[in-house]
RNA sequence: UUGUGAACAGGGCAAACCAGCGGAAACGCUGGGACGCAAAGCCACGGGUCUACGGACGUAUGUCUAUGGCAGCCGGGUUGCCACA
Repeated sequence: UUGUGAACAGGGCAAACCAGCGGAAACGCUGGGACGCAAAGCCACGGGUCUACGGACGUAUGUCUAUGGCAGCCGGGUUGCCACA
């Protein structure tokens, strides 16, 4: 440096749900809580997906749309503990 693995050792993160706050919403943050995770550390570059304040269309129920999200959807980039090769 690369590959493999989670057996060893130290550990780490934290789903659903609940409470508070922010937000039009998706969702995010904080606290509680653990479904799980060898990158479930970080990054919206590609795909996918969620939402639709606003905008467009419509007589209307509504339909479309990301400048808004999801890194615990996949790929990619980047950083990293232990062990073996």